[in-house]
Context: one part of a larger RNA
RNA sequence: UCCAUCUAAGGGAAUUCGGCAAAUUAGUCCCGUACCUUCGGUAUAAGGGAUCCCUAUGCUUGUUAACUGAUGUUUGCGAGCGUAGGGCGCAGUGACUAAGGGGGUCCGACUGUUUAACAAAAACUUAACCAACUGCUAGCCUGUAAAGGUUUGUACAGUUGGUGACGUCUGCCCAGUGCCAGUACUUUAAGCUUUGUUCCAACGAAGUGAAGAGCUGGUAAACGGCGGGAGUAACUAUAACUCUCUUAAGGUAGCGAAAUGCCUUGUCGUUUGAAUGACGACCUGCAUGAAUGGCGUAACGAGAUCCCCACUGUCCCUAGAUGGAAGCCUCC
Numbered sequence: 001u002c003c004a005u006c007u008a009a010g011g012g013a014a015u016u017c018g019g020c021a022a023a024u025u026a027g028u029c030c031c032g033u034a035c036c037u038u039c040g041g042u043a044u045a046a047g048g049g050a051u052c053c054c055u056a057u058g059c060u061u062g063u064u065a066a067c068u069g070a071u072g073u074u075u076g077c078g079a080g081c082g083u084a085g086g087g088c089g090c091a092g093u094g095a096c097u098a099a100g101g102g103g104g105u106c107c108g109a110c111u112g113u114u115u116a117a118c119a120a121a122a123a124c125u126u127a128a129c130c131a132a133c134u135g136c137u138a139g140c141c142u143g144u145a146a147a148g149g150u151u152u153g154u155a156c157a158g159u160u161g162g163u164g165a166c167g168u169c170u171g172c173c174c175a176g177u178g179c180c181a182g183u184a185c186u187u188u189a190a191g192c193u194u195u196g197u198u199c200c201a202a203c204g205a206a207g208u209g210a211a212g213a214g215c216u217g218g219u220a221a222a223c224g225g226c227g228g229g230a231g232u233a234a235c236u237a238u239a240a241c242u243c244u245c246u247u248a249a250g251g252u253a254g255c256g257a258a259a260u261g262c263c264u265u266g267u268c269g270u271u272u273g274a275a276u277g278a279c280g281a282c283c284u285g286c287a288u289g290a291a292u293g294g295c296g297u298a299a300c301g302a303g304a305u306c307c308c309c310a311c312u313g314u315c316c317c318u319a320g321a322u323g324g325a326a327g328c329c330u331c332c
């Protein structure tokens, strides 16, 4: 010097990206418990008190024996729950064991699952909701096939896809790309029919001709998409209103400097002595937005972030102790 463990006056997060690490708390009994809430919870909420030994005594109760007239009394051996006097220590769950707590916001409803060996999560799953296919020799999957699985199941079933509890909702667009349906007509392969080149063959012509495409519709909880420019109110500003270009339709409800906002440390308020933080608002949304789900949401979370109390060697500012490792000098 390093490693492991322990202790520290006064201060108490000033440390640091960040209370990382450590400390605090802890069991049991009693009292007492808020906001919120899906009325179940939250909750061991929070916050207080007690906890050892001796003695006396009360109650409940098991059992032996005796007395007994009733299911009681007494005696012996126990078990449990108390009460109040005393005793000792700094300290009585004396060691060990054994939650720090509270509040705000985001995300995901929850329990669960995951990158064996850098990621446990907001990712996956989930119940629930929606859509599509499928009437059974089904549909889907495996296999070249025979065959097999789903299934010895039968639409309250099976498969596939999307969203993801619950509450409240889920707006407009079918022009494009898909998918579905229809199709008088157009296009159209082989084949077939008729026919031409004096016959045969080859080649050519005409007709017929399926799917597909054209054509006509439907469909967005299918893939997806959801404008611009002017003017206008009796201060100013703004524009309910009007005009115009244009689209398939021009973003509705809701939310919004957001896990999404470039400018940006936006502006205002609260929090701090001081805040590019956090929370609450505003809306000028570079580039929010409705099952590619929107917005809320109790409970839950080794999730993300901010604050408060308690606590502490994280720090001010280091010091000491115990055990070990390496190394320097000297000696053997």
Stems, first nucleotide, its partner, number of pairs: 001325008010316002014314001019311001027051005036041001038165001052087012065074003088092001100309007107301002112124002128163007139150004166296004171226003176223002178219005185214003191208006227245005254288001255285001266282006
Model confidence (mean pLDDT): 84 of 100. The part of an RNA shown here (large-subunit ribosomal RNA, domain IV) has 332 nucleotides and comes from a marine sediment metagenome. Rfam family: Bacterial large subunit ribosomal RNA. Rfam links the family to the GO terms structural constituent of ribosome and ribosome.